Predicted 3D model of a 73-nucleotide RNA (transfer RNA) from a bacterium.
Its Rfam family is "tRNA". Its family is annotated with triplet codon-amino acid adaptor activity in the Gene Ontology. Rfam classes the family as a transfer RNA. Rfam's curators write: Transfer RNA (tRNA) molecules are approximately 80 nucleotides in length.
[in-house]
RNA sequence: GGGCGUGUGGCUCAGUGGCUAGAGCACUGCCUUCACACGGCAGGGGUCGGUGGUUCGAGUCCACCCACGCCCA
Repeated sequence: GGGCGUGUGGCUCAGUGGCUAGAGCACUGCCUUCACACGGCAGGGGUCGGUGGUUCGAGUCCACCCACGCCCA
């Protein structure tokens, strides 16, 4: 330099172009306990890597850029 893939709460990941972006774990509060753990209930936390584009509508499609991984030279 070229090709392919990945990028979504703190972590691991879902998410056919359409209703308010979700789950598990973690975190906080309450219940339970002498206390801790387990368990139960409730809650906070995202503008989906960035900038544009297509569309009535984009996490999803397109272009470029960034980061990471793999392959080729």